Large-subunit ribosomal RNA, domain VI from a Candidatus Nomurabacteria bacterium, 254 nucleotides, folded computationally. The RNAcentral record of the full RNA draws on ENA. Its Rfam family is "Bacterial large subunit ribosomal RNA". The organism belongs to Candidatus Nomuraibacteriota, within Bacteria.
Context: one part of a larger RNA
RNA sequence: CGUGAGAAAUUUGAGAGGGCCCUUCCCUAGUACGAGAGGACCGGGAAGGACGAACCUCUGGUGUGCGAGUUGUUCUACCAAGAGCAUUGCUCGGUAGCCAAGUUCGGGCGGGAUAAACGCUGAAAGCAUCUAAGCGUGAAACCUUCCUCAAGAUUAGAUUUCUGUAUGAGCCCCCUGGGAGAUGACCAGGUUGAUAGGCGGCAGGUGGAAGUCCAGCAAUGGAUUGAGCCGAGCCGUACUAAUCGGGCCAGAGG
Numbered sequence: 001c002g003u004g005a006g007a008a009a010u011u012u013g014a015g016a017g018g019g020c021c022c023u024u025c026c027c028u029a030g031u032a033c034g035a036g037a038g039g040a041c042c043g044g045g046a047a048g049g050a051c052g053a054a055c056c057u058c059u060g061g062u063g064u065g066c067g068a069g070u071u072g073u074u075c076u077a078c079c080a081a082g083a084g085c086a087u088u089g090c091u092c093g094g095u096a097g098c099c100a101a102g103u104u105c106g107g108g109c110g111g112g113a114u115a116a117a118c119g120c121u122g123a124a125a126g127c128a129u130c131u132a133a134g135c136g137u138g139a140a141a142c143c144u145u146c147c148u149c150a151a152g153a154u155u156a157g158a159u160u161u162c163u164g165u166a167u168g169a170g171c172c173c174c175c176u177g178g179g180a181g182a183u184g185a186c187c188a189g190g191u192u193g194a195u196a197g198g199c200g201g202c203a204g205g206u207g208g209a210a211g212u213c214c215a216g217c218a219a220u221g222g223a224u225u226g227a228g229c230c231g232a233g234c235c236g237u238a239c240u241a242a243u244c245g246g247g248c249c250a251g252a253g254g
Stems, first nucleotide, its partner, number of pairs: 001152001005163007015149004021049007033038001051106005059100004066093005071086006110144003117137004170248004174190005195241003198237005204230003211224005
């Protein structure tokens, strides 16, 4: 821009893409078969491999603005307590998120038309013949069934609701943000508000703060104390910021 007014929402599916895998064991049954050795079809069940998707409850990885320990040095006048720098100084753990080695699920059952093949009826050709007319059975292959996208499918589809001749359906700008994201976009919100921050509680992590007291000559240990600190998580709470505002937009036909 188009989809013969303008919108919002819900959809159909032409078409396109993905997927389609394999193994072992058990029962049937040591049966059918076979002199024996050996050893089934059909049918039923149980595990597993590789591959794929989603997710983070568990097991773990990461987790450089979380907690702790510790070395050297500089500074906060000094002690104590801290901060900076040294690869995040080094080390030990670790929330959310992300992730796999973790968890769950998938390739199922069917339908249609067929291949080879097996048949029915049946002439040409008084017989025979699956074929010439006609009708069946039949495979991981084909078309579907399953999953995803999809009306620019210009054949531009469908349904519901809303707006309209002087007031507007709806949308955008702007702002708070993230489950989204390079930016647009998408999504959640904008006071009739829990969108983000702050604050409160909880979860979770670290692991017993500082100060004071006690024991010890001291290093250090103990009590106060599961303490103190605590990023992203959950629930709540208008304290702060989403204020105020501006803009766009509707008729071929009758």